c-di-GMP-I-GGC riboswitch aptamer, 95 nucleotides, folded computationally.

[in-house]
RNA sequence: CCUCGAAAGGGCAAACUCGCCGCGAGGCGAGGGCGCAAAGCCACGGACCUGCGACUACCCCACAACACCGGUCGCAGGUCGCCUGGUUGCCGAAG
Numbered sequence: 001c002c003u004c005g006a007a008a009g010g011g012c013a014a015a016c017u018c019g020c021c022g023c024g025a026g027g028c029g030a031g032g033g034c035g036c037a038a039a040g041c042c043a044c045g046g047a048c049c050u051g052c053g054a055c056u057a058c059c060c061c062a063c064a065a066c067a068c069c070g071g072u073c074g075c076a077g078g079u080c081g082c083c084u085g086g087u088u089g090c091c092g093a094a095g
Stems, first nucleotide, its partner, number of pairs: 002095002004092002011036002016031006034081001040087003045083002047079010
């Protein structure tokens, strides 16, 4: 130095609860602790989610129609604790 994740010290913090922000996905703070060796950072690619718009399938026939719900596309967002990629990095048993 690389692989790897034994030990020790420490670190982060899911669900859930409360407060604030946001139309929402979600974010921030506090509690909490499921987990995490990059669960540090970056939304470039994929994936998923949200809002708006356009088109459209289904249903229905005046107790309707439109709308909503479902699908596709576009735009704007969210998640790095979904995956990939990029970048930085603590400790050092073993090889």
The coordinates come from a structure-prediction model, not an experiment, and the mean pLDDT is 83.